[in-house]
Parts: sequence; structure tokens; C1' cells
RNA sequence: GGGCAAUUAGCUCAGCGGGAGAGCGCCUCCCUCACACGGAGGAAGUCACAGGUUCGAAACCUGUAUUGCCCACCA
Repeated sequence: GGGCAAUUAGCUCAGCGGGAGAGCGCCUCCCUCACACGGAGGAAGUCACAGGUUCGAAACCUGUAUUGCCCACCA
């Protein structure tokens, strides 16, 4: 330098144009002498960034950034 993949809640990940979600974790309450387990409820997101397409974009298009893998080049 070229190619491919990934980027969504604190973590791990779903979500092939119209409701932003799950598990774990976190907070409150119940339960217990207490903790754990269990039960009920709750908080937490500029969907990496910018622009475009569309009535409507996490999703489609373009560019950028970061991470990983492969190839090439230089030493």
C1' cells in the first nucleotide's frame, strides 16, 4: 500500500427500511439473623463519526476513524 471482517447498554452479542432489544452485570424492594439463591420493579444508548438516498436509516450508498485477519512491499 491492497483486500476482507467488525464497531449497537458497563461486558458478551441479537436486530436482512417503520416498536432500539436479550443474557450477564448494576440499583431499589421482598425473602433471610445475615449473605447467597429466588421473586418483583427500575436505571443505563448521539446504534464509531460525517455526508447522501428515502415519507422514514442501527440497517442502503460514499468518505473517515479504530480494531482484527490475509496479501504485497521496504529494511